Formats: sequence, C1' cells, structure tokens
RNA sequence: ACCGACAAAGGCAAACCCGUCGCGAGGCGGGGACGCAAAGCCAGGGGUCCCUCCGGGACAGCCCAGCCACCGAAG
Repeated sequence: ACCGACAAAGGCAAACCCGUCGCGAGGCGGGGACGCAAAGCCAGGGGUCCCUCCGGGACAGCCCAGCCACCGAAG
C1' cells in the first nucleotide's frame, strides 16, 4: 500500500411517521433502523426523476471518474 475479520472503539441511517421549505423531483430538522467499510465529500461522464421543457433543476443509499479519512486480525 492493497485488503477487510463471527474482532474492538467510534460513525452513518432505507422504508415509515411528525415538523418545515419547494410547483415538483426533492432538501433540512426530529423520531426510527433496512442496511452500509467510505451509505464521507464531489453533479465531471453515464443513468433515473421534476418543471411553466430553445432552458432550468433534483438524486452521491444506481454505476464510473476525482478528492479525503477512523480502526487493524489474516493474507
């Protein structure tokens, strides 16, 4: 460095419910845990979705690329 254990510490939080913002996709906060070893960041490429569709948006818990990071058995 790769890698990721019937390990430990710590972390995130799907569906659903409540509040709130948005025309909407959805965002944020709280509750809640199906899951996650990058389910941390990032809309550059693909993809999906929304709108009043020459255009403007949403999604990173769909994939790829890029950036950064906790822990430490075996190999």
Source information
This is a predicted structure of a 75-nucleotide RNA (c-di-GMP-I-GGC riboswitch aptamer) from a Frankiaceae bacterium. Lineage of the source: Bacteria > Bacillati > Actinomycetota > Frankiales > Frankiaceae. It was read from a public genome assembly, where an Rfam model found it. Of the family's consensus pairs, 100% are formed in the model. Its mean pLDDT, the model's own confidence on a scale to 100, is 89.